[in-house]
Context: one part of a larger RNA
Molecule: large-subunit ribosomal RNA, domain II
Organism: Bacteroidetes bacterium ADurb.BinA104
RNA sequence: ACCUACGAGUUACUCUUGUUGGCAAGGUUAAUCGUCAAGAGGCGAUGGAGCCGGAGCGAAAGCGAGUCUGAACAGGGCGGAAAGUCAGCAGGAGUAGACGCGAAACCAAGUGAUCUACCCUUGAGCAGGCUGAAGGUUGGGUAACACCAACUGGAGGGCCGAAUCGGUGAACGUUGAAAAGUUUUCGAAUGACUUGAGGGUAGGGGUGAAAGGCUAAUCAAACUUGGAGAUAGCUCGUACUCCCCGAAAUGCAUUUAGGUGCAGCCUCGGGCUACGAACUUACAUGAGGUAGAGCUACUGAUUGGAUGCGAGGGCUUCGCCGCCUAUCAAGUCCAGACAAACUCCGAAUGCGUGUAAGUGAUACCCGGGAGUGAGGGCGCGGGUGCUAAGGUCCGUGUCCGAAAGAGGAACAACUCAGACCAUCAGCUAAGGUCCCGAAAUAUAUGCUAAGUUGCAUUAAACGAAGUUUUGCUACCGAAACAGCUAGGAUGUUGGCUUGGAAGCAGCCAUUCAUUUAAAGAGUGCGUAACAGCUCACUAGUCGAGUGGCGAAGCGUGGAUAAUAAUCGGGCAUAAGCAUAUUACCGAAGCUAUGGAUCCAUAUAUUGGGUGGUAGGGGAGCAUUCCUGUCGGCAGUGAAGGCGUAUCGUAAGAUAUGCUGGAGCGGCAGGAAAAGCAAAUGUAGGU
Numbered sequence: 001a002c003c004u005a006c007g008a009g010u011u012a013c014u015c016u017u018g019u020u021g022g023c024a025a026g027g028u029u030a031a032u033c034g035u036c037a038a039g040a041g042g043c044g045a046u047g048g049a050g051c052c053g054g055a056g057c058g059a060a061a062g063c064g065a066g067u068c069u070g071a072a073c074a075g076g077g078c079g080g081a082a083a084g085u086c087a088g089c090a091g092g093a094g095u096a097g098a099c100g101c102g103a104a105a106c107c108a109a110g111u112g113a114u115c116u117a118c119c120c121u122u123g124a125g126c127a128g129g130c131u132g133a134a135g136g137u138u139g140g141g142u143a144a145c146a147c148c149a150a151c152u153g154g155a156g157g158g159c160c161g162a163a164u165c166g167g168u169g170a171a172c173g174u175u176g177a178a179a180a181g182u183u184u185u186c187g188a189a190u191g192a193c194u195u196g197a198g199g200g201u202a203g204g205g206g207u208g209a210a211a212g213g214c215u216a217a218u219c220a221a222a223c224u225u226g227g228a229g230a231u232a233g234c235u236c237g238u239a240c241u242c243c244c245c246g247a248a249a250u251g252c253a254u255u256u257a258g259g260u261g262c263a264g265c266c267u268c269g270g271g272c273u274a275c276g277a278a279c280u281u282a283c284a285u286g287a288g289g290u291a292g293a294g295c296u297a298c299u300g301a302u303u304g305g306a307u308g309c310g311a312g313g314g315c316u317u318c319g320c321c322g323c324c325u326a327u328c329a330a331g332u333c334c335a336g337a338c339a340a341a342c343u344c345c346g347a348a349u350g351c352g353u354g355u356a357a358g359u360g361a362u363a364c365c366c367g368g369g370a371g372u373g374a375g376g377g378c379g380c381g382g383g384u385g386c387u388a389a390g391g392u393c394c395g396u397g398u399c400c401g402a403a404a405g406a407g408g409a410a411c412a413a414c415u416c417a418g419a420c421c422a423u424c425a426g427c428u429a430a431g432g433u434c435c436c437g438a439a440a441u442a443u444a445u446g447c448u449a450a451g452u453u454g455c456a457u458u459a460a461a462c463g464a465a466g467u468u469u470u471g472c473u474a475c476c477g478a479a480a481c482a483g484c485u486a487g488g489a490u491g492u493u494g495g496c497u498u499g500g501a502a503g504c505a506g507c508c509a510u511u512c513a514u515u516u517a518a519a520g521a522g523u524g525c526g527u528a529a530c531a532g533c534u535c536a537c538u539a540g541u542c543g544a545g546u547g548g549c550g551a552a553g554c555g556u557g558g559a560u561a562a563u564a565a566u567c568g569g570g571c572a573u574a575a576g577c578a579u580a581u582u583a584c585c586g587a588a589g590c591u592a593u594g595g596a597u598c599c600a601u602a603u604a605u606u607g608g609g610u611g612g613u614a615g616g617g618g619a620g621c622a623u624u625c626c627u628g629u630c631g632g633c634a635g636u637g638a639a640g641g642c643g644u645a646u647c648g649u650a651a652g653a654u655a656u657g658c659u660g661g662a663g664c665g666g667c668a669g670g671a672a673a674a675g676c677a678a679a680u681g682u683a684g685g686u
Base pairs, nucleotide, nucleotide: 001686002685003684004683005682006681011096012095013094014093015092016091017090018089019088020087021086022085023084026052027051028050032045033044034043035042036041056063057062066078067077068076069075099237100236102234106227107226108225109224110223111222117201118200119199120198121197122196123195124194125193126191128160129159130158131156135152136151137150138149139148140147164188165187166186169184170183171182172181203219205215206214207213240620241619242618243617244616245615250263251262252261253260254259264372265371266369267368268367269366270365271364278359279358280357281356282355283354284353285352286351292345293343294342299339300338303335304334305333306332307331310328311327312325313324314323315322375400376399377398378397379396380395381394382393383392384391405416406415407414420595421594422593423592425591426590427589431585432584433583434570435569436568440582442581443580444579445578446577447576453572454571462557463556466554467553468552469551470550471549472548473547474546475545483541484540485539486538487537489514490513491512494508495507496506520535524533525532596610597609598608599607600606621675623672624671625670626669627668628667629666630665632664633663640659641658642657643656644655645654646653647652
C1' cells in the first nucleotide's frame, strides 16, 4: 500500500411540537395478584390513590370573572371567547459518557533501590619502573645552638605505565553486530581509588562533590490498578438511492473575538389575503443639504495690483511738527482662486405617502427544524495608506463562495451564458474566420515601414526636415526659394580709448552722409595692427513654386533584471491599425423531436419549473430478526461463490449456466447491534 472483517446520533426518563387512534367537560390509572406461553410477552382481576384539564388574581389572609396596587367608583398590571386527556410514532430540548476516537493532567490505594544515587556492615584488588620529604647516623662546624656534607631512611589525593576504572578527539555505525556499540586515540591508576556479598533510604518522597541528575531502556514529580467512558468552546472521522427548496460569513451583547445568545437570511406545517399583500412603471406630493457650484452670503484659508491706518528705517528739530522710502502692513477697491468638520445656492438617484396600470402570493402572522455569525474578487462612491499593495475599513451593485458550459493561450470570481435526460438536427452570444483550429487568404477606402504591431494589462516627461491629412500666414512670371556669375564702394583708419584698435578687444552715437542696381560707421572667420575670406544687400542667369506657425492620425528616440527566446506558436507588410459592409463559425444559451418528474389551472395537442455547499422537507432500495400468511421453494440441489442476459431514474431486482452441498424465500406488518473510502482508524492476510 491493497484485500477481508469490525468501526460512530443510541437507550432510559422528563418536557415540548407535530401526527395517528381511543374517549371527551372530562381523560387516565401506578405499584400489586392470578393465568397462558416458556421468546419477547399476552390475557384477566384488583387498585380512581395520584396526575392533567375544567378560573383567575394576590407575597399572603383572601376575594373571584375578576383580582392586585391604591384614599379611589381613577389609572395601570395580570386574567376573562376558542377542549382536553391517554397511548403509539416522528422532529427537537433537558438529565444521564449521550455521535465516535483522542489529551497533557488531577486524586486514591499499592508495587519498585537485582538499573542507578547516597549511606551502613563485612571482604577483595592495584605488574613493573622512577623520584627521594621528615627523621636518623657519621664527619665538619659553633662557647652552645644554628649551619654544611656524605650515608641512611622511605613520605606523597608524587611521576611513567599494565590489570582495573573511565570515556578526550576522530572514523565507522544510524531499518546498527548493539534501543548508546566498534576501532584507534586519550584520562586516573595508594586514592575524595576500584570492586564482590549482605543491608538501608520511596514518589511532592528519596538520593544528589548540583547536571533538574538518578530513582529498573520511563523523571520539572516513577510505575501499576482504580475514580474513569475525567474534561477537550479543539483536530479528525461519521457508512444506501432519488426528488423539492435552499442559506450565511451581517447587527447587538459577551473574561468576547476560530465559542455562544437574540435578531437577520433558509426550510417545513398551518393561517390570513384575491374586494389584491408585495414588487415594477407612470403621475402627483413631501422631507433632505450630497455631487456640482459659489464665496463683497458667513467661517477660515489665499495670489497679483491700487490705495496706505499703523509700524520699521533715514533726514530734520530744544520739542511738538514736518519730509523721504526698491521695508512690513490693517482696512477698502479691482482681478484671480480654495475647503470633510464653510454655504447665498443646489441636482441626479434613493426614501416616505397617495392614485393608476402591470405581474400575481414573491408579502404578512403563528408554530417545528436548521445552518451561518473567518468571507473573497470586480465596478462605482469614500476613509486610511504613498489618489502604494492580490493592503486595510465602510457604503452600494454583482459574481465566486454553493456554478458546470463557451471565450480570454493557460487562469474561483473579467466577457458571454445559468447544465432535468436523450439526439451523427437547426439558429445565435461573447469571441473569432492563413495553418495549428470550426469558419472570409471576404469586400470597400485610407494609414503604418517601425515586425511598430498582431485586445487591454508595457510604458512617460521630453526630443526630431519620419510620413499622411488639414488650417492660418509671408514671398512669387513686375521672376520668388536653392544653386551659379558679378558687385558688395566713398567721406573713413567715424569719434574716443589704446603700445596698436583701420567694419569686426572695449566705450560713444543724430550708426551720419555721398555715389548707387546695391552695399551695415558692418553677420561671422581672420591679423600684433593692417591685409585676406565671407555675410547682409543688389544685378544677371535659371523658370515654378518657396518659407514660417499651428491641429489631427500612424510611426521614431527615450526603452535597463537577473536560466535562452517568443504575438499562445508557426508566422504575417497584412494574417497590422482605422472606418464601413456582407457572409460564416461558435456554448450544456434558444429552437426542434421524444421522454422523466414537480407545481398550477380554464382539464387539454395546456402553461410554468427541475445547477447547487451548509441546511430543511419528501419518497424509496437493501441487510438481520420477529408475527401472520402463501396447506410457498429445496439432494430432480437451499444459502453462499463465479459469470451471462433482462428489467428499473437510482439504491437495486429477476432469470439462467457452472460451482456449492443444507437450508431458504414471496406477500402484509413489526423491531433494529440496519448500509464504510477515508478517522496518521482496529485486527488478520498478502